This is a predicted structure of a 1538-nucleotide RNA (small-subunit ribosomal RNA) from an uncultured bacterium. The RNAcentral record of the sequence draws on Greengenes. The coordinates come from a structure-prediction model, not an experiment, and the mean pLDDT is 83.
[in-house]
RNA sequence: UUAGAGUUUGAUCCUGGCUCAGAAAGAACGCUGGCGGCGUGGAUUAGGCAUGCAAGUCGUACGAGAACUUAUUUUUUCUUGAAUCUUCGGAAACAGGAAGAGAUGAGGGAAAGUGGCGAACGGGUGAGUAAUGCGUGGGUAAUCUACCCUUUUCAUGGGGAUAACCCGCCGAAAGGCGGGCUAAUACCGGAUGUUAUUAUCAGUUCAAAAGAACUGAUAAUUAAAGGUGGUGAAUAACUGCCGGAAAAGGAGGAGCUCACGUUCUAUUAGCUAGUUGGCAGGGUAACGGCCUACCAAGGCUGAGAUGGAUAGCCGGCCUGAGAGGGUGUUCGGCCACACUGGGACUGAGACACUGCCCAGACUCCUACGGGAGGCUGCAGUCGAGGAUCUUUUGCAAUGGGCGAAAGCCUGACAAAGCGACGCCGCGUGAGGGAUGAAGGCCUUCGGGUUGUAAGCCUCUGUUGCUUGUGAUGAAAGGUCUUGUUUUUAAUAAGGCUCUGACGGUAGCAAGCGAGGAAGCUAUGGCUAACUCCGUGCCAGCAGCCGCGGUAAUACGGAGAUAGCAAGCGUUUUUCGGAAUUAUUGGGCGUAAAGGGCGUGUAGGUGGUUAAAUGGGUUAGGCAUGAAAACCCUCAGCUUAACUGAGGAAGUGUGUCUAAAACUAUUUGACUUGAGUACGGGAAAGGAGAGUGGAAUUCCCAGUGUAGCGGUGAAAUGCGUAGAUAUUGGGAGGAACACCGGUGGCGAAAGCGGCUCUCUGGCCCGAUACUGACACUGAUACGCGAAAGCUAGGGGAGCAAACAGGAUUAGAUACCCUGGUAGUCCUAGCCGUAAACGAUGGGUACUAGGUGUAAGAGGUUUUAACCCCUUUUGUGCCGAAGCUAACGCGUUAAGUACCCCGCCUGGGGAGUACGACCGCAAGGUUGAAACUCAAAGGAAUUGACGGGGGCCCGCACAAGCAGUGGAGCAUGUGGUUUAAUUCGAUGCUACGCGAAAAACCUUACCGGGGUUUGAAAUGCCGGUGGUAGUGACCCGAAAGGGAAGCGACUCCGAAAGGAGAGCCGGCACAGGUGCUGCAUGGCUGUCGUCAGCUCGUGUCGUGAGAUGUUUGGUUAAGUCCUGCAACGAGCGCAACCCUUGUCUUUAUUUGCUAUCAGGUAAUACUGAGCACAAUAAAGAGACUGCCGGCGACAAGUCGGAGGAAGGUGGGGAUGACGUCAAGUCAGCAUGGCCCUUAUGUCCCGGGCUACACACGUGCUAUAAUGGCCUGUACAGAGGGAUGCCAAACCGCAAGGCGGAGCUAAUCCCAGAAAGCAGGUCUCAGUACAGAUUGGGGUCUGCAACCCGACCCCAUGAAGUUAGAAUUGCUAGUAAUCCUGGAUCUGCACGCCAGGGUGAAUACGUUCCCGGGCCUUGUACACACCGCCCGUCACACCAAACGAGUUAAGUGCACCCGAAGUUACUGACUCAACCGCGCAAGCGGAGAGAGGUACCGAAGGUGUGCUUAGUGAGUGGGGUGAAGUCGUAACAAGGUAACC
Repeated sequence: UUAGAGUUUGAUCCUGGCUCAGAAAGAACGCUGGCGGCGUGGAUUAGGCAUGCAAGUCGUACGAGAACUUAUUUUUUCUUGAAUCUUCGGAAACAGGAAGAGAUGAGGGAAAGUGGCGAACGGGUGAGUAAUGCGUGGGUAAUCUACCCUUUUCAUGGGGAUAACCCGCCGAAAGGCGGGCUAAUACCGGAUGUUAUUAUCAGUUCAAAAGAACUGAUAAUUAAAGGUGGUGAAUAACUGCCGGAAAAGGAGGAGCUCACGUUCUAUUAGCUAGUUGGCAGGGUAACGGCCUACCAAGGCUGAGAUGGAUAGCCGGCCUGAGAGGGUGUUCGGCCACACUGGGACUGAGACACUGCCCAGACUCCUACGGGAGGCUGCAGUCGAGGAUCUUUUGCAAUGGGCGAAAGCCUGACAAAGCGACGCCGCGUGAGGGAUGAAGGCCUUCGGGUUGUAAGCCUCUGUUGCUUGUGAUGAAAGGUCUUGUUUUUAAUAAGGCUCUGACGGUAGCAAGCGAGGAAGCUAUGGCUAACUCCGUGCCAGCAGCCGCGGUAAUACGGAGAUAGCAAGCGUUUUUCGGAAUUAUUGGGCGUAAAGGGCGUGUAGGUGGUUAAAUGGGUUAGGCAUGAAAACCCUCAGCUUAACUGAGGAAGUGUGUCUAAAACUAUUUGACUUGAGUACGGGAAAGGAGAGUGGAAUUCCCAGUGUAGCGGUGAAAUGCGUAGAUAUUGGGAGGAACACCGGUGGCGAAAGCGGCUCUCUGGCCCGAUACUGACACUGAUACGCGAAAGCUAGGGGAGCAAACAGGAUUAGAUACCCUGGUAGUCCUAGCCGUAAACGAUGGGUACUAGGUGUAAGAGGUUUUAACCCCUUUUGUGCCGAAGCUAACGCGUUAAGUACCCCGCCUGGGGAGUACGACCGCAAGGUUGAAACUCAAAGGAAUUGACGGGGGCCCGCACAAGCAGUGGAGCAUGUGGUUUAAUUCGAUGCUACGCGAAAAACCUUACCGGGGUUUGAAAUGCCGGUGGUAGUGACCCGAAAGGGAAGCGACUCCGAAAGGAGAGCCGGCACAGGUGCUGCAUGGCUGUCGUCAGCUCGUGUCGUGAGAUGUUUGGUUAAGUCCUGCAACGAGCGCAACCCUUGUCUUUAUUUGCUAUCAGGUAAUACUGAGCACAAUAAAGAGACUGCCGGCGACAAGUCGGAGGAAGGUGGGGAUGACGUCAAGUCAGCAUGGCCCUUAUGUCCCGGGCUACACACGUGCUAUAAUGGCCUGUACAGAGGGAUGCCAAACCGCAAGGCGGAGCUAAUCCCAGAAAGCAGGUCUCAGUACAGAUUGGGGUCUGCAACCCGACCCCAUGAAGUUAGAAUUGCUAGUAAUCCUGGAUCUGCACGCCAGGGUGAAUACGUUCCCGGGCCUUGUACACACCGCCCGUCACACCAAACGAGUUAAGUGCACCCGAAGUUACUGACUCAACCGCGCAAGCGGAGAGAGGUACCGAAGGUGUGCUUAGUGAGUGGGGUGAAGUCGUAACAAGGUAACC
């Protein structure tokens, strides 16, 4: 001490990416902001810097010494007194005083100087650096070390200068020169001299060696400095302290060196001449090519050299369960750098941040000659940037430098300031308080919520404000005393005294007083938290999925809620989640991924056994792993953060010891792995040579004649110059039928007639031999289909390109006729394929069954067959197991080990650039920008298919009659119009809503009115000349005005009140205004199709499956049978209505067989209820019976009986659902909209328009007919503001008339086709009736727009209808009339009724629709699907591009500063030496100057790399509903793909 979620789909499992929740930060931004503590703060331009400060100190090393003080003295001026003089203005000795100046002495000690130490620390930064770095551990026997500590010894005697200073000079300045003086712990000789150094000799110890340490002896060489105190008379002497010299040791520090570790890139593969080594020399503190000369030719590299890119490294920090990953701010260690580059000097230490020299860039000063500078120290400033602080206080503490010390210096440091930048802590109040106040918000209008929240009451006092008090951090130091010491000094103890920046701060106390102190984000899911309003794919949101197109929990606002809180969000970055680089801990048949195949190098791995060793390994010890940090414990700040102490840890490295199993190494042995030998065996294994027959084509010849050929159909083509066909002969090339086989061989590619030669591998058998010789295999090498390339041959057939013919909208295709490369051979290249078992190789293990190929053995009497055993190969099916599933399964995709290759989202892209290979084509290697949230695998359910199987339907077929042509009617579209109201729009709109538009209807248009309204409810006010009625006037009407007439109910005695009506006002009414995509209800359609589901069980990880599938059968998921299913529900069927037969009951208005009356006869009357009919109840039909078939089933076929027979006919009845199907205009209804109008009233008009197009109908085109005359037979209906008889009139519509009828009674009402007779005689007619003229009738307020009908006249198109298309299977189609609803009137429409009454169905191939099973799928808003490419437009990134610009870098050469070194040094020079009396001369030595090598910057030339930019070019990506086609997904319509 290990957490997951969202997102690919209709759904599922998997793969896989993207995204989120966590933690963190030197952060920034937005909104907000009370306090304190502790931390932290220029990450970018190693960009430039004004100003101040950041390194000095020592007078106890030295000389000199300013200001100032004081003493003495000189002098000047002033002044007081004043001798004296006078030109009478004054001057003035002298004395006193004041001020100034000078000199001298003393004190004083600034600034500067000589000298010493320090300045190489401390502080900053991270540019460079991939190793001259860092980390860990070693080595230094190859080294140095100032100050400090310990020890020993010494400290003698001399000399010559020089700065400061003074004088002079040059210069604008910076600065410099000359002359003169002077000191030292400055400088220089001499002496002495060690355990120092060098040389020689002798010896001991250590060491692998080189060598090191030590002992002894000899010789040579090399030192020094004093200062300041005490005692003392003292320049004797003694002595303290600080210093000095030599040497040894220590501590700390430094140098060098070794091993291991330390980023990315191979699209960087070769690098290297001081390079690698040696010898000699030089140089260094020291090893060393560190340097030089010579010699050798080495050194590094696939375990990644060299190059490129990036980067300071570490302790640590962040994250993580860990392993890891990321990071290197603050703190600590190391390194590097100090404007850029180079260089040395000084020094113990530097090649030196605030030193020097040179070069360069930049800035500043200048008198133009020349100079000065370096904040990557602390503050601060400008710039760039998203972004990072005060030009503060103090040396009080800690530390550092100097000093004997006091002390001085210290932007180190200590503190304060600024910033919510981070962490931590505290507060913004606590308790009570329900009328659940007001207000807000929501509301179903009841209420809910904000909410005990507030108000109000009672308290507290953290914080805040005021006042007072008030620290720790301080010990040293100074001074005094005492003890010890002979005394002093010193030391120890004690007393006194003194030192605080922070800071009158922290803390403490008192007073005041709830008073001054809460925001931010979110609320669709992930993810805790929901409503209203606004908006209307707009505005906007968004981390991912995704929200927004009028009811948005997703936008904006409000209320409410959730989360965190002085903060909260956002952005960026890191780790995590991500097992999404997988050591822990992944994969590769189909998801991304096995190399095309082999041989084999390095490497990795490796059989049995014995011994040795002890590299790995294991155990223990020791050393180290700095401190800080993390962890534990304890402690200090009121707590915490923070800090202190102790411990643990630090998985590492080194070293010592031990063990010997495993591994390794060495030695020896073994045979089972591997191999060799021997004997057999099979085979399209390879290479070469030869050879064979069949077929195609061509040539020659014969026969023969008009076609052949080809296709879906054709044509191009060939053929009368004789084809095709056929016979014979010949030529040539290529390929090898049958055998032939999930048969064989080969590593793969691949290999097929036969024979020969050469040759590789494999299998089997038994016996010998070798003795681990093995497996794998990066790089490498070889092989490697087809196509393609080069050269030369060859060329029969086939056949890219190409040509022609078809097809087609097109057809650069599919089809056809031709046809060249090529296909074949030789030699060479290419090196790729869906090179596939989409499955790398090897070894071992783990059930079987069944084929097949090649062997061997056994059994059998020999042989053969069969059978059994076994080896190798090749298939199928399957246990366990595995797998996401499919599937694999001893030929593994199982279980393990070894080695190699490869993968890490899709696209961009196997592309670009680079490199290598290639003659080319091209191949191998192989990115990025940008873009998407998926891409993908397997399986599931559907849907679909120009997939398959089975089945059904007036679906086709077989028929009949139509439509489409004509005229008219009617509806629709379109057009027109002021309006032609609205809706319905494939099937499923279009004689539909509408079962009746002249007005009305009416919704539309024009005009005229009206506004609480035409009608409803409530409230308020008014109202008796009120309501009502109204002549008359205006008007088209509505409406307006108006004389006159003129009321009512209830209570109350009355006054008065109430009501009704009316008027005015307020609420509201009203809307055929919008949304059928907010809805209810109703309806259409698939479809009266046979389907649609559930429970339990079972199977599957799951979606799901099973049941519902199979075999039969049915009209039917109807029934039977089988079955991991067993049951059930909604549908089917039946139950209901009607019709067909019969029975019973009932009998008027119906009926009349019989009877009576009556008539000429019917009628009629009586009578009756038999029949018919009416209308109620029953019966009947159930595959019940017989036979065949069938599975002893379901059922089916046939038959009997029956009025009816297999659902008898017809109707009603419409499963789960589909079409956001239709309807807001039938009704209802949410929301929105209008409110003197989108409401309402009236008149007129329109819905009836008319170039045209379509649907549905009617009438026809005639003789199966028209017309005329006569004549027969229905059913079902309707009828009181109605149906209307008879009679009469009119040609007729109709009129007149009025009987009957509330209707089985009367009326509408004549049925028509039919039948009988006549006429017409095939013609635009005696067909057809449109249109038009005239005249009428009826309804109605009204027939102009715009009714129906009648009569006379007129007499159009039309002679059976193109493509196409509709209905119908029996009382059906067709045909004929009848009635009804609506209705004043208007019917070719609709609904209903009956009359007459057919034809045809072989059958299921095809069309359409549907059902079941199965198959494929890239479809799932589901084929009206999906989807590809060019083109056009816009934007984006990258590539190429004549070039161009910049940076970096290599090589060669030129020039060459400073400087070191070397050489020189005629010039210069105090110390030492020599000579000389001296002056001086000479020597030694040093220096200036010069020369040489090297050498930075610079220059020239030529390469390379990187970056920017570039007219243009080609591709890529993304975009709204663009253009052209339709390549893919189904057999995708030519199977697809490499």